[in-house]
Molecule: transfer RNA
Organism: Geminicoccaceae bacterium
RNA sequence: GGGGCCGUAGCUCAGCUGGGAGAGCGCCUGAAUGGCAUUCAGGAGGUCGGCGGUUCGAUCCCGCUCGGCUCCA
Numbered sequence: 001g002g003g004g005c006c007g008u009a010g011c012u013c014a015g016c017u018g019g020g021a022g023a024g025c026g027c028c029u030g031a032a033u034g035g036c037a038u039u040c041a042g043g044a045g046g047u048c049g050g051c052g053g054u055u056c057g058a059u060c061c062c063g064c065u066c067g068g069c070u071c072c073a
Base pairs, nucleotide, nucleotide: 001072002071003070004069005068006067007066010025011024012023013022019056027043028042029041030040031039032038049065050064051063052062053061
């Protein structure tokens, strides 16, 4: 220098024809218990790496770019 894959909540990751942003764990509150643990119920938390484009509408499609992993040179 070139190719491929990945980037979504604090962490690990889903999101399969473009239209609802989600799960588990963690965190907060409440109930049960003398207390802890545990269980149950509820809740908070995300510019979907960034910018631009296509579209009525983008996590998803296109271009550029940043970071990580990897292959070739």